[in-house]
Predicted 3D model of a 73-nucleotide RNA (transfer RNA) from Candidatus Iainarchaeum sp. It matches the Rfam family "tRNA". The family's RNA type in Rfam is transfer RNA. Rfam's curators write: Transfer RNA (tRNA) molecules are approximately 80 nucleotides in length. The coordinates come from a structure-prediction model, not an experiment, and the mean pLDDT is 80.
RNA sequence: GCCCCUGUGGCUCAGUGGUUAGAGUAGCGGUUUUGUAAACCGUUGGUCGGGAGUUCGAAUCUCCCCAGGGGCU
Numbered sequence: 001g002c003c004c005c006u007g008u009g010g011c012u013c014a015g016u017g018g019u020u021a022g023a024g025u026a027g028c029g030g031u032u033u034u035g036u037a038a039a040c041c042g043u044u045g046g047u048c049g050g051g052a053g054u055u056c057g058a059a060u061c062u063c064c065c066c067a068g069g070g071g072c073u
Stems, first nucleotide, its partner, number of pairs: 001072007010025004018056001027043005049065005
C1' cells in the first nucleotide's frame, strides 16, 4: 500500500428496510431466609463508532472518516 471482518445499554450478543431497539448478565428495589447465597418479581440504563447520502421510511443499503482484528505484498 491492497483486501476482508467487526463496532448495538457496564459486559457478552441478537436484530439483514417499516410494529416501541431487544435478550442474557451486571446494577438498584422488593419477596423469601435466623442470616448469606440461590430462586422469583419489579425497575434504571442505548442520539445503534462519527458524518453525509439514497428512500415515504435506515441499526439495516451506499460513500467518506475513526477504532479494533485478520490476510496478502